A computed fold for a 1526-nucleotide RNA from a metagenome, annotated as small-subunit ribosomal RNA. It matches the Rfam family "Bacterial small subunit ribosomal RNA". Its mean pLDDT, the model's own confidence on a scale to 100, is 84.
RNA sequence: AGAGUUUGAUUCUGGCUCAGAACGAACGCUGGCAGCGUGGAUGAGGCAUGCAAGUCGAGCGGGAUCCCCGGUGUAGCAAUACAUCGGGGUGAGAGCGGCGGAAGGGCGAGGAACGCGUGGGUAAUCUGCCUCCGAGAUGGGGAUAACCUGCCGAAAGGCGGGCUAAUACCGAAUAUGAUGGUUCAACGCAUGUUGGAUUGAUCGAAGAUGGGGACCCUUCGGGGCCCGUCGCUGGGAGAGGAACCCGCGUCCUAUCAGCUAGUUGGCGAGGUAACGGCUCACCAAGGCGAUGACGGGUAGCUGGUCUGAGAGGAUGGUCAGCCGCACUGGGACUGAGACACUGCCCAGACUCCUACGGGAGGCUGCAGUCGAGGAUCUUUUGCAAUGCACGAAAGUGUGACAAAGCGACGCUGCGUGGAGGAUGAAGGCCUUCGGGUUGUAAACUCCUGUCGUCCGGGAACAAUGACGGGCGGGGUAAUAUCCCGUCCGAGUGAGAGUACCGGAAGAGGAAGCCACGGCAAACUCUGUGCCAGCAGCCGCGGUAAUACAGAGGUGGCGAGCGUUGUUCGGAUUUACUGGGCGUAAAGGGUGCGUAGGCGGUCCUGUGUGUCGAACGUGAAAUCCCACUGCUCAACGGUGGAAUGGCAUUCGAAACUACGGGGCUAGGGUGCAGGCAGGGAGAGCGGAAUUCCUGGUGUAGCGGUGAAAUGCGUUGAGAUCAGGAAGAACACCGGUGGCGAAGGCGGCUCUCUGGUAUGUAACCGACGCUGAGGCACGAAAGCUGGGGGAGCAAACAGGAUUAGAUACCCUGGUAGUCCCAGCCCUAAACGGUGUGCACUUGGUGUUGGCGGAAUUGACCCCGCCAGUGCCGGAGCGAACGCGUUAAGUGCACCGCCUGGGGAGUACGGCCGCAAGGUUAAAACUCAAAGAAAUUGACGGGGGCCCGCACAAGCGGAGGAGCAUGUGGCUCAAUUCGAUGCAACGCGAAGAACCUUACCAGGGCUUGACAUCCAGCUGCAGGCCCCGUGAAAGCGGGGCGGCCUUCGAGGGUGCUGGACAGGUGCUGCAUGGCUGUCGUCAGUUCGUGCCGUGAGGUGUUGGGUUAAGUCCCGCAACGAACGCAACCCCUAUGUCUAGUUGCUACCGUUACGUAAGUUUCGGGCACUCUAGACAGACUGCCUGUACAAGCAGGAGGAAGGUGGGGAUGACGUCAAGUCAGUAUGGCCCUUACGUCCUGGGCUGCACACGUGCUACAAUGACCGGUACAGAGGGAUGCAAGACCGCGAGGUGGAGCGAAUCCCCAAAACCGGCCUCAGUUCAGAUUGAAGGCUGCAACUCGCCUUCAUGAAGUCGGAUUCGCUAGUAACGGCGUAUCAGCUACGGCGCCGUGAAUACGUUCCCGGGCCUUGUACACACCGCCCGUCACAUCAUGAAAGCCGUCUGCACCCGAAGUCGCCGAGUCAACCCGCAAGGGAGACAGGUGCCGAAGGUGUGGGUGGUGAUUGGGAUGAAGUCGUAACAAGGUA
Repeated sequence: AGAGUUUGAUUCUGGCUCAGAACGAACGCUGGCAGCGUGGAUGAGGCAUGCAAGUCGAGCGGGAUCCCCGGUGUAGCAAUACAUCGGGGUGAGAGCGGCGGAAGGGCGAGGAACGCGUGGGUAAUCUGCCUCCGAGAUGGGGAUAACCUGCCGAAAGGCGGGCUAAUACCGAAUAUGAUGGUUCAACGCAUGUUGGAUUGAUCGAAGAUGGGGACCCUUCGGGGCCCGUCGCUGGGAGAGGAACCCGCGUCCUAUCAGCUAGUUGGCGAGGUAACGGCUCACCAAGGCGAUGACGGGUAGCUGGUCUGAGAGGAUGGUCAGCCGCACUGGGACUGAGACACUGCCCAGACUCCUACGGGAGGCUGCAGUCGAGGAUCUUUUGCAAUGCACGAAAGUGUGACAAAGCGACGCUGCGUGGAGGAUGAAGGCCUUCGGGUUGUAAACUCCUGUCGUCCGGGAACAAUGACGGGCGGGGUAAUAUCCCGUCCGAGUGAGAGUACCGGAAGAGGAAGCCACGGCAAACUCUGUGCCAGCAGCCGCGGUAAUACAGAGGUGGCGAGCGUUGUUCGGAUUUACUGGGCGUAAAGGGUGCGUAGGCGGUCCUGUGUGUCGAACGUGAAAUCCCACUGCUCAACGGUGGAAUGGCAUUCGAAACUACGGGGCUAGGGUGCAGGCAGGGAGAGCGGAAUUCCUGGUGUAGCGGUGAAAUGCGUUGAGAUCAGGAAGAACACCGGUGGCGAAGGCGGCUCUCUGGUAUGUAACCGACGCUGAGGCACGAAAGCUGGGGGAGCAAACAGGAUUAGAUACCCUGGUAGUCCCAGCCCUAAACGGUGUGCACUUGGUGUUGGCGGAAUUGACCCCGCCAGUGCCGGAGCGAACGCGUUAAGUGCACCGCCUGGGGAGUACGGCCGCAAGGUUAAAACUCAAAGAAAUUGACGGGGGCCCGCACAAGCGGAGGAGCAUGUGGCUCAAUUCGAUGCAACGCGAAGAACCUUACCAGGGCUUGACAUCCAGCUGCAGGCCCCGUGAAAGCGGGGCGGCCUUCGAGGGUGCUGGACAGGUGCUGCAUGGCUGUCGUCAGUUCGUGCCGUGAGGUGUUGGGUUAAGUCCCGCAACGAACGCAACCCCUAUGUCUAGUUGCUACCGUUACGUAAGUUUCGGGCACUCUAGACAGACUGCCUGUACAAGCAGGAGGAAGGUGGGGAUGACGUCAAGUCAGUAUGGCCCUUACGUCCUGGGCUGCACACGUGCUACAAUGACCGGUACAGAGGGAUGCAAGACCGCGAGGUGGAGCGAAUCCCCAAAACCGGCCUCAGUUCAGAUUGAAGGCUGCAACUCGCCUUCAUGAAGUCGGAUUCGCUAGUAACGGCGUAUCAGCUACGGCGCCGUGAAUACGUUCCCGGGCCUUGUACACACCGCCCGUCACAUCAUGAAAGCCGUCUGCACCCGAAGUCGCCGAGUCAACCCGCAAGGGAGACAGGUGCCGAAGGUGUGGGUGGUGAUUGGGAUGAAGUCGUAACAAGGUA
């Protein structure tokens, strides 16, 4: 610090996801030790049991028990025991009294609050214990617990009688003082505060204990008296604590906008420690609120903690401060302090006891238990330390605390060994079988000894207080006691026999978890086969999975490792730091304007903000730094720094603010002449349309792609004239004008708004923006009333169509128009808020003004304002914007934060309604999107080409037959090929064979290859027998190799390795092939442009068959293609001359001749086959810049002469595993192999490709002529003979320029005369021929006979542009033969037509649109049907919270009454009375409860609405291309 993910690729926007850190965690696997921490986060749910607050005898009465001493009695000899009396000691339990139970400990329910935090205030306060100061403590009284006794009750407990004490209680005295009154002074911050004087009204007390010389009293115990200590009373001060008040800060929600009656204030009173509506009476009508009142939801707050670079965000467990709570609700009492966790009263719920009458209880203390939960510990030890309570003290108590235990819950440390050790062992895994890897890892050798185990030693934490002693000091009459200080002494440990130390033995007891497709470090094999499964995101898995599962290996961390959850981060993805809004989400439809925010210039004052200094505070802990203690670390100690803040005081005055005074540049006003479809009202006008009337006039009109509906002989349409009506204003008219926007268009008038220019007289900051608010606001729509020509939703009809509730046509009502009132939306768009300022330019245009010039308002030059275009810098993801900014700044407002759900639901507000506005969530997806790029595509455009169309010629589609295919059939009809680019294709030869298929019969190391082991004198070859369809099986015979005699080679048999497979996968492959397409394209290097994909080059202008060439050009070059080079062919030359040729010469034979023929010359010609030549737009003319084009000459050939071979980058997962090769999988007495027979030939049918025809341009008969290219020895075969013929007999010649196989159409003549024929030949019968082991299934040919369909072929469709089509025959491969009418070639005869590129098809280039990119055979929308999920509405139903009204009213405070009760004080001799108090009663208030009525919120609900999701459902085709109606 980033990364993955939208695309074919790119840039951007934008979400989702990951890597990090953290945790009071949980879960899975695993688990050695130690230290320090930490541990009920859920049900503030219920709790058994034990413990958690007592203490003081030096406050008091009393005293169980035990001990000692003495006396008596009994027993006993006695010791002694028991009983009893007296004395002394001990001092339990309970009680009175004091102090403490308000601390400590727990929890976080409630509470959005002065609760907390921070800083202040109290002149409005209180304070036990503690410290200091000063003043006191005199003298009396009456009770009551305990105890004894009686009674009630199950118990808890209670009642009565009697005795008694106090530091318990009550009077009185005394008053330094305090409080109150009066008064004075000073001060302050308003009330007031402080101090002084005065008055004398009010207010006090308690003792206990230690010691002591004289004296006094004595019940002989002691007391007084003196000293000390503790305590007591009143007062002052302090410290610490508590209370109240205030400024500021403190979550979400406006789908909560108004709230409030003690409410706000005042006067008086009450109450409180104290201010205060805190409470009450009366008076007034206030108080709070968009700076968010009121309401709803949520939450203890903080120091801090986690994260982060920071700013922030999240959080508040442990520790610390504050608050709140103690079963729930209410209440007070006591007290210094409580409205009181382990106190009291009442009500309620719950639990327990009960004798049913009544009682008891409160773990949110420490342990522990149940429950719920994913989940959180021991019913431990100790008061040794620290602290607290009480005590004079010893001490006691203390689940505070100190410790231990449990849990890898966290942090930290340590260990599980170290060194050496290569035949790189074995085993595992992989393998190309060579090896590699695990791996120095192990074994093995030598060591060490941490932790654990055992043995032994063994801490710190403990020292104070108190006690004993010494010394010094205080106090005192005192050398006593006491108090203070100091020194010494003895004693005290839960943890713990722990930490630690020493010793012993021994590598011995101690390693796992996760991952390995990318992000992200780490790869192979096997299994599985869209299954099982994985997954944080992208995504893996459909037979070769580095992604599933296992294994080996590797990577990471390590007593842990992963997962899950949560927080921050990454996320600049809420943007203060630090974002945006033309098209990605986002500018309000527009203006006016309130609050608010912001605001020109100069002077002056104040000192609000601001800045500086000082001081206070900012608790401790934490974080950071330094040092330091535990062996280190974690952890701890000491010190420092920091603590962003707040407050106070002093100071500064530039800026801001505020006060005062000026200014004129902003703004406004005035004045002058302009400008315009600005607005409102009234009036007027012509053209057109429709209708009405009349005239003329006749058969159509109208409408469309074509039609029809419609109108018209009752006279339309057309035309002329007249009339009526309503609406809209042609031309001018213009990216021209006006308006804030919506919007505004004939002319005139009236009223009215605005604006620019010019001027510079006036005002003097009056300004900008603008949440709410108000006004305006197209069209459609609504209400009422008019109006209604044209147009025209709905509707009707006609067409179109598969349908057509549409597009088209004919009609047509609301509406459109006017008046009045609503609605308030829009692609209300410049998709661009308003204002101001600044920042290079060019060119139009509108309004105004100026200059110069002029006849002139023209033109020209300039200024201001508006409105357009182009473009610089800059900006921007790009497109683009660019002084009219989307540039650079300032001010203010509005808005955005992934897509869908959804601008929807609910609620509110508005509306007559339609609806508008405000505006979510559940759920779901990993994208949705913007711009640009390359392609592809378009029922987009331009240019161009091709037998693509057109122009022609001949076919196919109809018939019969052949052949291939589909289908059907079958035991099998083997397999493959399937639009073009399968279908006379693989197959250039299926009767057997082929053959792969079927049936049946056989073989099993095999029909074939290689190797090994064992056996075998033995193979192959020939013959025979049995069986059989054959193969095969069984048996027999003949013959029989080399040899070194070793069974060596070879053979056979047996066994093992292996063979074999036309079995599967062409979607695992190689190779080959088809196709686009012989189309002209496809790329690269460098440079340049672009953020980039990419572009440029290759586009453009010409030209070409061509990316062919030329020119131009940020390109310059190059490669694969094109062309050329190669072959054939057309002309010529040369060379050569046999088997070719024969002109010429000679010759032989035949013949009347012509001529043919033989031989010898010959090589001229033809030919053969080799080398050359030739053609290059080279020449001429025209044109063109050039390339080139057109024409011409010459030439055998002319503009690539004709033909062939040659097929760029690539596309179609095109074809082929059955040609061969080949990975993987499968079969192995069979899916291998052999044989016989059958099938591949099967036939209702459909299609393709052909042949033959339908005839007279013909058929038939007769005659006659001319090729080329091939083939030939298991062959071609001549002449001759036989046969009508196929063919046969026979065989000359020929391994072939020698011999053989070889033309037909044409031409000449004859006949047929338009017919199912003298056309056509299918089919069938008969007879033959040939090949072959064999022609039944299933061959070909011949002859005779038979003589079907067919008379030129619907829609549609194919080939061909010249030696081509068409027609005619010939040859040949395969092959025994043949299904060949097919394929491949050859020659003969030999045309027609092309205006042209609109259209169909295919292709090329450029351009355009795109939501396509497996690319239009694309993408994609909605209803319906099914399943699942979440959600709205809904008659209601059920909970919960809460407002209001009323009823009832506990406890209790307060008030009143108080005839009953009462010791202290007063009066009184007493009785009694008084004062006072209490019981009891009553009133206000008052919790819970009840009734009624509202509101909020949650759940549920028949039914219902839409939404989302789902691999292949249905119907259509809406959108994306002009998407076929933009």

The sequence is in RNAcentral, with records from SILVA.